[in-house]
Molecule: Bacterial large signal recognition particle RNA
Organism: Clostridia bacterium
RNA sequence: UCGUACUAGUCGGGGAGUUAGCGGUGCCCUGUACCUGCAAUCCGCUACAGCAGGGGCGAAUCCCUUUUUGAGGGUUAUUCUUGUAUAGCAGGCUUUUGUGAGCAGUGAUGACGGCCGGGUCCUUCGCAACACAGACCCGUGAACCUCGUCAGGUGGGGAACCAAGCAGCGAUAAGCGGUCAUCUGUGUGUGCCGCGGGUUCGCCCGGCAACAGCAAGCUGCAAAAUUACCGUAUAUAAGAGUAAUUCGAGAAAAGGGGUGUACGA
Numbered sequence: 001u002c003g004u005a006c007u008a009g010u011c012g013g014g015g016a017g018u019u020a021g022c023g024g025u026g027c028c029c030u031g032u033a034c035c036u037g038c039a040a041u042c043c044g045c046u047a048c049a050g051c052a053g054g055g056g057c058g059a060a061u062c063c064c065u066u067u068u069u070g071a072g073g074g075u076u077a078u079u080c081u082u083g084u085a086u087a088g089c090a091g092g093c094u095u096u097u098g099u100g101a102g103c104a105g106u107g108a109u110g111a112c113g114g115c116c117g118g119g120u121c122c123u124u125c126g127c128a129a130c131a132c133a134g135a136c137c138c139g140u141g142a143a144c145c146u147c148g149u150c151a152g153g154u155g156g157g158g159a160a161c162c163a164a165g166c167a168g169c170g171a172u173a174a175g176c177g178g179u180c181a182u183c184u185g186u187g188u189g190u191g192c193c194g195c196g197g198g199u200u201c202g203c204c205c206g207g208c209a210a211c212a213g214c215a216a217g218c219u220g221c222a223a224a225a226u227u228a229c230c231g232u233a234u235a236u237a238a239g240a241g242u243a244a245u246u247c248g249a250g251a252a253a254a255g256g257g258g259u260g261u262a263c264g265a
Stems, first nucleotide, its partner, number of pairs: 001265006009057003012030004020046005034054005062257008072247016089231001091230002094225006101219003105214002114208007121198003125194002127191002129188007137178004146171004154163003
């Protein structure tokens, strides 16, 4: 120096949580670095801190420590965002009342208020309109039980003539139909045309006397009420940032330890 077989060592680590404490299973972060069984109402150990069994590498840049960097996690404080809960809260929103500073409106072409008279509202009567009915008028209209005239025919008479009287014609009754106008009667939330009566106080119109504001639509101011919609306050949850602190995989550097045993060449 090489080969073989062994041994020390090694075959991941960390965070939070759990625990008297240390590991593990589970969760999370790194990273690639064996297998099986046990294990969250846990499993196994005792500061040398998983237990049991099996396997690989094996003195190999192997093991340990410190520093730098540093993924990631925890804690505290603080700022911001979002959500949830509560509170009418000094605020805002919404509403009511008052005021009358501003804007807009109106007023000496006389406001507001007062008095008077009317209308609108209700109603009696008259009148008109409309509807209906009746009368009038016209037409039609009775074989006989209406009238007038009554041919023919009939009856009386010696005759002249007389009488009754059907049909026809005419005029009508009852009835039926029609209608511009006229008259009468009845009626109606038709009309205010006329004369009256009533009338809450609202609206409108007119007259009289007269004097200066009236009004409160919007803004403002004051008071009150309501509301969890905005804002605010308190508490809580989550997320993001900053600061401090803590643990810290991996990487780099330094230091320390170790580099063994046996056999053979």